[in-house]
Context: one part of a larger RNA
RNA sequence: GGCGCAUGGGGAUGCCUUGGCUCCUGGAGGCGACGAAGGACGCGGUAGCCGCGAAAAGCGACGGGGAGGUGCAAACGACCCUUGAUCCGUUGAUGUCCGAAUGGGGCAACCCGCCGUGCUGAAGGCACGGAGACAAUAGUCGCGAACCCGCCGAACUGAAACAUCUAAGUAGGUGGAGGAAAAGAAAACAAGUAGUGAUUCCGCAAGUAGUGGCGAGCGAACGCGGAAGAGGCCAAACCGACGGGCGUGCCCGUCGGGGUUGUAGGACUGCGCUGUGGAAGUCGUGUUUUUAGUCGAACCUCAUGGAAAGGAGGACCGCAGGGGGGUGAAAGUCCCGUAGGCGAAAGAGACACGAUACCUAGCAGUAUCCUGAGUAGGGCGAGGCCGGUGAAACCUUGUCUGAAUCCGCCGGCACCAUCCGGCAAGCCUAAAUACUACCGGGAGACCGAUAGCGAACCAGUACCGUAAGGGAAAGGUGAAAAGAACCCCGAGAAAGGGAGUGAAAAGACCCUGAAACCAUGCGCCU
Repeated sequence: GGCGCAUGGGGAUGCCUUGGCUCCUGGAGGCGACGAAGGACGCGGUAGCCGCGAAAAGCGACGGGGAGGUGCAAACGACCCUUGAUCCGUUGAUGUCCGAAUGGGGCAACCCGCCGUGCUGAAGGCACGGAGACAAUAGUCGCGAACCCGCCGAACUGAAACAUCUAAGUAGGUGGAGGAAAAGAAAACAAGUAGUGAUUCCGCAAGUAGUGGCGAGCGAACGCGGAAGAGGCCAAACCGACGGGCGUGCCCGUCGGGGUUGUAGGACUGCGCUGUGGAAGUCGUGUUUUUAGUCGAACCUCAUGGAAAGGAGGACCGCAGGGGGGUGAAAGUCCCGUAGGCGAAAGAGACACGAUACCUAGCAGUAUCCUGAGUAGGGCGAGGCCGGUGAAACCUUGUCUGAAUCCGCCGGCACCAUCCGGCAAGCCUAAAUACUACCGGGAGACCGAUAGCGAACCAGUACCGUAAGGGAAAGGUGAAAAGAACCCCGAGAAAGGGAGUGAAAAGACCCUGAAACCAUGCGCCU
């Protein structure tokens, strides 16, 4: 040195699961100057985590509960509790410093002032309170997973290269809002003999019509079937009040009345009507849900065993509980529960009813007045639509222009006529739709510790990086600590040997304990 055997190290595998993953369902969908999210520093006889805030593992009230309790977490100490503690729920109190951070500053958790009040007669000191900006007596600022709306807006890629095109209005950036958002009550569609009647979402229409270096690709609508269903308010004409201007009967402004549409409507004039209906906001009452709980059927014996729930024997409950978990092994009847029933002083939500703010007719006449202007439309340049400039309508608008006023105006895919549909240039509007950070409940031909979240374990930790950022490893004694008294050896609280516990040492480097590989011992060979 090799081979073999043995014993260790090593940790695979098996079994397990407190953790994860995906989905369903109900709730909730926000928090914040009344100081949030997130932190710093403290508070215990206490190093960490959790909880809490100088009133500091806590204080008050009201409810629940009923014997132990002082969290994880043992022991000791010191205490609390049937005069009801600990614990659970609701509502309060307290809540240092930083942080939007807001008196000023600042290298966050620190520094420096000012004003007022009190303790004092002054100064000083101490205690408490106040002072941010924008706005204007109402608020806003900051944080938050996805969903939503606006603004800005790529490239890789595809086109088998590449420039139009695509990727894609995606990723990303940024502003804003809500529990949803957006859209929404026709200047809409349609056009067959005609008809439909806000918006949104789903299925079909349809990969159709189209578009397209007619390449790659992109890709509707009408209509039909469903989900849901809801419609309202201003501006103006005109009238009145008040204020202002002057050129003294006109104009302007504010407020109130009036009025809201296309078979045109309204003002105006005449006639008629003050009660009916609605109510999405607010208040009250009731019901219900929720935030603690509570009751809840029925089993014993024998043998084996460390242990019975498994075996044997004999019973019982259930209309409804034989879902699940635990208990020394495999339990309907042992424990927690399950089915089902019951329950709230206080808070919150939903629904119903009542009240109420608020809103709410008509008929006729037609002379005059009103009906959203730098708007519609047009030129140029862009963008949006299925439509890439095309014969290119329609929508938006940077720029230059620029009407009509009901005998009016817009649209129906160049344009014109006829016909048809509609009334722009003001605003609001539930439901059907999207999402899940958060709180319950449930499920899985999902994982089972190199898997499953990065994280089953004190993990976004240790550690790395100037920083943005990157980012681990690490689960299992036993039914119960019964966690090995005592003795020996030893320098020893190391290790070991006895003894003892236990079903078993499973002995804490602790279930099982494979292999590579490493080590030691023995044998054989060289």

The prediction has a mean pLDDT of 85. Large-subunit ribosomal RNA, domain I from a Lewinellaceae bacterium, 526 nucleotides, folded computationally. It matches the Rfam family "Bacterial large subunit ribosomal RNA".